[in-house]
Molecule: small-subunit ribosomal RNA
Organism: Candidatus Beckwithbacteria bacterium
RNA sequence: UUAUUUGAGAGUUUGAUCCUGGCUCAGGAUGAAUGCUGGCGACGUGCCUUAGGCAUGCAAGUCGAGCGGUCCGCAAGGACAGCGGCAGACGGGUGAGUAAUGCGUAGGAAUCUACCUCUUGGUGAAGGAUAGCUCAUCGAAAGAUGGGGUAAUCCUCCAUAAGUUCUUUAUGAAGAAAGGCUGUAACUGGCCGCCGAGAGAGGAGCCUGCGCCCUAUCAGCUUGUUGGUGGGGUAAUGGCCUACCAAGGCGAUGACGGGUAGGGGGCGUGAGAGCGUGGCCCUCCACAAGGUAACUGAUACACGGUACCUACACCUACGGGUGGCAGCAACUAGGAAUAUUCGGCAAUGGACGAAAGUCUGACCGAGCGACGCCGCGUGCGGGAUGAAGGCCUUCGGGUCGUAAACCGCUGUGGGGAGGGAAAAUAAUGAUGGUACCUCCCUAGAAAGCACCUGCUAACUACGUGCCAGAAGCCUCGGUGAUACGUAGGGUGCAAGCAUUAUCCGGAUUUACUGGGCGUAAAGAGUGUCGUAGGUGGUUUGGUAAGUGAUUGGUGAAAUCUCUCCGCUCAACGGAGAAACUGCCAGUCAUACUGCCAGACUUGAGUGAUUUCGGGAAGGCUGGAAUUCUCGGUGUAGGGGUGAAAUCCGUUGAUAUCGAGAAGAACACCAAGGGCGAAGGCAGGCCUUUAGGAAUCCACUGACACUGAUGAACGAAAGCUUGGGGAGCAAAAGGGAUUAGAGACCCCUGUAGUCCAAGCUGUAAACUUUGCUCACUAGUUAUUCUGAGUUUACUCGGAGUGACGUAAGCUAACGCGUUAAGUGAGCCGCCUGGGGAGUACGGCCGCAAGGCUAAAACUCAAAGGAAUUGACGGGGAAACGCACAACCAGGGGAGCAUGUGGUUUAAUUCGAUACAAAGCGAAGAACCUUACCUGGGCUUGAAAUCUAUUUGGCGAUUUCUGGAAACAGAGAUCUUCCGCAAGGACAAUUAGACAGCUGCUGCAUGGCUGUCGUCAGCUCGUACCGUGAGGCGUCGGCUUAAGUGCCGCAACGAGCGCAACCCCUGUCCCGUGUUGUAUAUCACGGGAGACUGCCUCGCUACUAGCGGGGAGGAAGGAGGGGACGACGUCAAGUCAGCACGGCGCUUACGCCCAGGGCAACACACAUCCUACAAUGGUGAGGGACAAAGGGUCGCUAAACCGCAAGGCGGAGCUAAUCCUUAAACCCUUCCUCAGUUCAGAUUGUGGGCUGCAACUCGCCCGCAUGAAGUUGGACUUGGUAGUAAUCGUGGGUCAGCAGACCACGGUGAAUACGUUCCCGUUUCUUGUACACACCGCCCGUCAAAUGAGGAAAGUCGGCAGCGCCCGAAGGAC
Repeated sequence: UUAUUUGAGAGUUUGAUCCUGGCUCAGGAUGAAUGCUGGCGACGUGCCUUAGGCAUGCAAGUCGAGCGGUCCGCAAGGACAGCGGCAGACGGGUGAGUAAUGCGUAGGAAUCUACCUCUUGGUGAAGGAUAGCUCAUCGAAAGAUGGGGUAAUCCUCCAUAAGUUCUUUAUGAAGAAAGGCUGUAACUGGCCGCCGAGAGAGGAGCCUGCGCCCUAUCAGCUUGUUGGUGGGGUAAUGGCCUACCAAGGCGAUGACGGGUAGGGGGCGUGAGAGCGUGGCCCUCCACAAGGUAACUGAUACACGGUACCUACACCUACGGGUGGCAGCAACUAGGAAUAUUCGGCAAUGGACGAAAGUCUGACCGAGCGACGCCGCGUGCGGGAUGAAGGCCUUCGGGUCGUAAACCGCUGUGGGGAGGGAAAAUAAUGAUGGUACCUCCCUAGAAAGCACCUGCUAACUACGUGCCAGAAGCCUCGGUGAUACGUAGGGUGCAAGCAUUAUCCGGAUUUACUGGGCGUAAAGAGUGUCGUAGGUGGUUUGGUAAGUGAUUGGUGAAAUCUCUCCGCUCAACGGAGAAACUGCCAGUCAUACUGCCAGACUUGAGUGAUUUCGGGAAGGCUGGAAUUCUCGGUGUAGGGGUGAAAUCCGUUGAUAUCGAGAAGAACACCAAGGGCGAAGGCAGGCCUUUAGGAAUCCACUGACACUGAUGAACGAAAGCUUGGGGAGCAAAAGGGAUUAGAGACCCCUGUAGUCCAAGCUGUAAACUUUGCUCACUAGUUAUUCUGAGUUUACUCGGAGUGACGUAAGCUAACGCGUUAAGUGAGCCGCCUGGGGAGUACGGCCGCAAGGCUAAAACUCAAAGGAAUUGACGGGGAAACGCACAACCAGGGGAGCAUGUGGUUUAAUUCGAUACAAAGCGAAGAACCUUACCUGGGCUUGAAAUCUAUUUGGCGAUUUCUGGAAACAGAGAUCUUCCGCAAGGACAAUUAGACAGCUGCUGCAUGGCUGUCGUCAGCUCGUACCGUGAGGCGUCGGCUUAAGUGCCGCAACGAGCGCAACCCCUGUCCCGUGUUGUAUAUCACGGGAGACUGCCUCGCUACUAGCGGGGAGGAAGGAGGGGACGACGUCAAGUCAGCACGGCGCUUACGCCCAGGGCAACACACAUCCUACAAUGGUGAGGGACAAAGGGUCGCUAAACCGCAAGGCGGAGCUAAUCCUUAAACCCUUCCUCAGUUCAGAUUGUGGGCUGCAACUCGCCCGCAUGAAGUUGGACUUGGUAGUAAUCGUGGGUCAGCAGACCACGGUGAAUACGUUCCCGUUUCUUGUACACACCGCCCGUCAAAUGAGGAAAGUCGGCAGCGCCCGAAGGAC
């Protein structure tokens, strides 16, 4: 390079991401089973479980040409038990045992072999016994015993003797046979036999190398054991057996022990390497009810033989006998499960026989089973009113669907009839009148199963409502389920289809091919010493073990692959080739590795020189401090804490001075510094000792690296013995804190800490990074040392550090010449989480405990790194009436309103942390009204349509019953268009339908609240990152503001901020009536403010901030309002409205009367009024607003009434009328009291609205005169025309305002400041949270349950040791 062959992934951890890692799925297979279904044929295949037990039949006999007899037959001949021969060691079954007395493969020497083949030689002669038979006896039987006589191819002896055997290798010795049939007149013959010897083929026995499962929680095993000599034994070697001698033999390359298992060819799967498996077929082995043993024989220690023991079963006269289906069928048991008590010897093969032949459950065939593989069929063509029917529907239609019906055709199959094989070479055919062929008839009898959320091809409806159920994994189901059940439709496979079980694959998830160990599981505490083992520098020669080439043998057949062929095809079968990747042997090559021999110096080591250090051990010694003792001075405290107390102290403490004692630890130096293998090592001096580095000088000459097992060392705590004990301090005591406090804090305090001698052997023993060697940019600091120049540098060597986009690696974080880079060598370790570093066992330890180290069960994750959020009793910065400062309140009283609760026939419903509670409700006596009781209506109170009947409809009105609604009975008036038909309209009845403040705000729209008027939320392009994501949006300064300026891998943009809009403050212009108005007012329009100007300071001399000034009505957003980003709270509302689904339909709809929403022990929320003198009102007098409303309305004057109000009617569709503000000011009274405060409550008399004022309205007069004297914990509002205080108006409304919405009058105090409380913004940090801290999560416990361990005991199995009993058989 060409050709051939050849490997697919997915789901699931998270808010999202990358990685690690397990679980699960898609494929193939089966001696299968189960569920549903089932037309035909061919070929295969069928007790995997109890090597459990077996009724019945058959499965091994044959030879009369070996023999004597008996019987039948006239005879020929035939049949038969026995003796004798051969065969019953083959064929057939099964897999219990066996881990090697086995199998596979390749070899070997010390052997045997009946029948068969070949060669060679022989087959002479004599004798004997015994079955059968007969007689007798015993026994139930099976059977046995004795007497008599008999044959042989039965047995024995003699002869002969070779290429046989033996031995003192010689002139040696030993040692065999059987006849039968047939032919001939007879012999020589023929055939089948017999004996000796040799050879062959096939078969068998024995030995050796290599290969053949798990377990070390089995580490030592062995006395015939290992070897030798003599003997025995065998077909044969050998401790196979025995006597003696020696003391060996095996073992971490796994002996011995335990568990499991027949081995191989092959088979399944896989790209392969492998992994799993050994059914059918072939081959070897083992076994024959369990165990033992020998006999016969060529071969057996013998499946259908014998003996004995045992268990089981059967017969029995109880004395005794009989049996062995793991042969073919059959039965029973077991089990999820596996067939006919079939035909035939026709073929193939086997036994016997001279042969005919006999026997053959081997075999050949058939039967049963969709158990498997293969083939065929269930029809083909036409046929649209796209039928009926089902299902869905947006109601139009769509779909099942050319599918059916219907028309035509064909005959695999089926039925009928006829012919009819091969398998056999002359004869013989169970299969079988079968396969096959021909003719006729018939679309007729012949389709199911699973699935349809994703993986994974295929979707809708109904039912159900975390139920019933599904599920391989993730998961689905709580009222719209493509996931449950059913239906329609669809998808896949198809006489099958699914499920279950098991194996391989995917799984590179045990990694040889082909993985890892800083943080995911994983580097042993050290690597210090070192054994085995593995690996090993340069060079020469030899050898040829590994290695390579080539040749030969073998690797059975079948199977697999290829080619060709035969069954109609295929499955299946036949032939040939290739292959069988292996083993053995010969020859050749010698690069590399090994081995042997020689050499070298660079690896390694030794010596020398100069040095380094808290390296180790022992001894001596020093000062400061603490505590204690003694003495002096001195007096009331000390000590301790967040604050205290326990505690010490007038018997003198603390403090202070002096003297003394004791033990432990070593300030400063001191450092990212030094030494050591690690643990670890620090005052000073001495002694002993170990190690490192540099320099090059000399020497040895690969002496090296690593290192299983092993040895040694190994912090702290702990243990033993003996010392010591100042301080500190587990345990313990006390005081505090606290709900408690077994703690943190305080006062005491014992082990211990220290020393000596031992033990223990573990730590986050960490650089979470094994040791050695080599290579791969640098910069910089420092310790030891060398050289050069020189006083500070340069170049080196060995350490210790920092940085690093060199490259590279990594999941990322990070590492980066001290690697986690690139390579080499060796060791240790890992394989999902939990259970568990636990149990059991073993070893170690005085103990505590350590080392080694599972399983059942359970989960679908556990985990690493990084990202975005959220959170933090983390950090930094900042803001807000958030705190602080100040003012006035609430919480206490009475009353009003709302809510909870309670009550009730009903007290309708909703809202219910901030963000519900004077909220929906801008106003419940009826109505409203949704609730309750009672009475009524049913196409309905209102809407649309159709049909029927009627003709009026409509208006006014009377009577009866009644609470009314309603029901019933009347009276009066009375139609329109059109010529007509008819229509408009209305009613009645019927049907479609209406109706619902019924449910779901967690199905929704719309609207609203809240965070929050907080400053945030995003996008495009580019860039960074494997990715989620980041950047921009960050940093500095600044702002009310993501407001602006500067910097920056960013550059721009959008929604928000601001501005634009409205009111108000100043001015101007215009217009204007109802107004006295240039001036006030109203309306409309405009101007004005921008740090724009000047100055000083801060700053980067930017943005801006601060001080001052000019001008101005106003100065740094002038004040107020409207305006609410992306989103959050499944926030609120189905009762404002709308709307999906569900529910009710003579009622959950509609009408009416009365009642209720107004109840009342109590609790909460929001107001009002007060408690008084800054006051009250008893009185009198006097001022000043704004903004609104008014014709079913506001209502004046005058008059009446104490008043509410009445009467009255002027005026007003409004700058015209209604229309007087109050606090305030002046004068007077009250004088600190429950009052001349306060006004609740109650009595009584009135007024107003309204059909109606009892439940249940408001107002007035008189009388009554409650609580209350400023309010606990706690809490609310407010930063200026604000709070506080004073009155006025409006909406709702017949009437009803302490509420709400507006209006003006009078008019303060305070803010040092940001520590703290609350909320918010930005950056940063930690996180095991993501439903996001109202998170997550740990432990105990109740009841019940599963699994494992232990357990007094009990039962069974296996093994060891000791002892006892002991069959048949063999040997003597």